Annotation: Small-subunit ribosomal RNA, 3' minor domain from a Candidatus Bipolaricaulota bacterium, 132 nucleotides, folded computationally.
[in-house]
Context: one part of a larger RNA
C1' cells in the first nucleotide's frame, strides 16, 4: 500500500451463547387430609405384677395442590464470531436522487417513497449584520 479507496444489508456455509418452547426427568420446601411402627405420657380391666384395650404425641408411607431450583427437549426467531462466498451499491467528495431523525406504507437485501423536522449540506449569486 491513499477511489482500482472505503463501506451496508439480504442470502449461503461453520461455530458460539442466550431467548422462547408443547412437554419430559430430577432435588428442596409449604399446606391439607388419609394412614401410622417403635416409644413416653394419660387412662381402663386386672389384688398386684404380668399381660392386655383404648387415646394425645409420633418416625415413615399416600393422596391433593402450591411454592422454589437444575437437567433435557421436536421446534422457533433474533444475536456474535469467521478466511473466503452468493446478490446488489445504501453511507462516506455535490457517494452520482445531499445527508440525517421522527412516522406512515412498500421492497430479495442494502432500501424508496411520502409527511414533519434539522443542517452536523457542497455549490453559483445576492441581501442584512459585524471586523479589518
Nucleotide at each position: 500500500c491513499a477511489c482500482c479507496g472505503c463501506c451496508c444489508g439480504u442470502c449461503a456455509c461453520a461455530c458460539c451463547a442466550a431467548c422462547c418452547g408443547a412437554g419430559u426427568g430430577g432435588g428442596g420446601g409449604g399446606u391439607a387430609c388419609c394412614u401410622g411402627a417403635a416409644g413416653u405420657c394419660g387412662u381402663c380391666c386386672g389384688a398386684a405384677g404380668a399381660g392386655g384395650g383404648c387415646g394425645c404425641c409420633g418416625a415413615g408411607g399416600g393422596u391433593a395442590u402450591c411454592c422454589u431450583u437444575c437437567g433435557c427437549g421436536a421446534g422457533g426467531g433474533g444475536g456474535g464470531u469467521g478466511a473466503a462466498g452468493u446478490c446488489g451499491u445504501a453511507a462516506c467528495a455535490a457517494g452520482g436522487u445531499a445527508g440525517c431523525c421522527g412516522u406512515a406504507c412498500c421492497g430479495g437485501a442494502a432500501g424508496g417513497u411520502g409527511c414533519g423536522g434539522c443542517u452536523g449540506g457542497a455549490u453559483c449569486a445576492c441581501c442584512u449584520c459585524c471586523u479589518u
It was read from a public genome assembly. Lineage of the source: Bacteria > Bacteria candidate phyla > Candidatus Bipolaricaulota. The coordinates come from a structure-prediction model, not an experiment, and the mean pLDDT is 82.